[in-house]
Molecule: c-di-GMP-I riboswitch aptamer
RNA sequence: CUAGUGAAAAGGCAAACUAGCAGUAAUGCUGGGGCGCAAAGCUUCCGGCCCCACCCAGAACUUGGGUGUGGGGUAGCGGGGUUGCCAAA
Numbered sequence: 001c002u003a004g005u006g007a008a009a010a011g012g013c014a015a016a017c018u019a020g021c022a023g024u025a026a027u028g029c030u031g032g033g034g035c036g037c038a039a040a041g042c043u044u045c046c047g048g049c050c051c052c053a054c055c056c057a058g059a060a061c062u063u064g065g066g067u068g069u070g071g072g073g074u075a076g077c078g079g080g081g082u083u084g085c086c087a088a089a
Stems, first nucleotide, its partner, number of pairs: 005087002012037002017032006035076001041082003045079003048074006054066004
């Protein structure tokens, strides 16, 4: 110096749950919390999943289905892109 590497230390992030707020919803933001994380930093480009609208069915409802269309969400579902801290063997 490099990385399909991750011992130690420092520092970082923060699941469930919870209080408040925003949203039709999925979900998000802030505080508490701490399951975990070496990219659990950023980015919806690809696939998945979720929500709303639409469509179809029906026993008409807080229902079932959708291979399709439009919009939204999830980066802690995976892949791609991009940036990056520390460091032993």